[in-house]
Molecule: SAM riboswitch aptamer (S box leader)
Organism: Paenisporosarcina antarctica
């Protein structure tokens, strides 16, 4: 980088460095010198992972742990972006698309 699955309103800092930006991309709409990014430390949750149950046609589920590989730590993936349904409008649902995250393939 390209494809497959699989999640997503939960949870988690009044710390230290450091010093203006940041929240993907656009439109919006915020966050930020009462300290943005980064880095450090804690932490949070369990996606691989390790044990233990059930259970199967395959595999799957459940529950535990938290040493190991990641991941996350404003705001629902901040909200919208495309489609379909409903509505006088506004706007609502739902489903995709796009982007994040893990595992596995190329």
């Nucleotide at each position: 980088c390209u494809c497959u699955u699989a999640u997503a309103a939960a949870g988690a800092g009044u710390g230290g460095u450091g010093g203006a930006g940041g929240g993907a991309c656009a439109g919006g709409c915020c966050c930020u010198g009462u300290g943005a990014a980064a880095c450090c430390c804690a932490g949070c949750a369990a996606c691989c992972u390790g044990c233990a149950a059930g259970u199967u046609g395959a595999u799957c589920u459940u529950g535990c742990a938290u040493u190991g590989g990641u991941g996350c730590u404003a705001c629902a993936u901040c909200c919208u972006g495309c489609a379909a349904a409903c509505g006088a409008c506004a706007g609502u649902u739902u489903g995709a698309u796009a982007g994040a995250u893990a595992a596995g393939a190329g």